[in-house]
RNA sequence: GGGUCCAUAGCUCAAUGGGAGAGCACACGACUGAAGCUCGUGGUGUCGGGGUUCGAUUCCCCGUGGACCCA
Numbered sequence: 001g002g003g004u005c006c007a008u009a010g011c012u013c014a015a016u017g018g019g020a021g022a023g024c025a026c027a028c029g030a031c032u033g034a035a036g037c038u039c040g041u042g043g044u045g046u047c048g049g050g051g052u053u054c055g056a057u058u059c060c061c062c063g064u065g066g067a068c069c070c071a
């Protein structure tokens, strides 16, 4: 220098064009003498910019960061 893949909640990961989710974690409440377990409720969001589309996590372009391959 060229190529492929990845980037979504605090962490690990789903979501192949239309309502953004799970587990763990966290907060509050119930339970307990207190804690733990358990049960109920709840919040936090798509790496940045642009484009296509009625509508983008999803498709296209550029950039940033990371992993790997080639030179």
Base pairs, nucleotide, nucleotide: 001070002069003068004067005066006065007064010024011023012022013021018054026042027041028040029039030038047063048062049061050060051059

RNAcentral holds the sequence, with entries from ENA. A computed fold for a 71-nucleotide RNA from a Candidatus Pacearchaeota archaeon, annotated as transfer RNA. NCBI's taxonomy places the organism under Archaea, Nanobdellati, Candidatus Pacearchaeota. Its Rfam family is "tRNA". By type it is a transfer RNA. The prediction has a mean pLDDT of 81.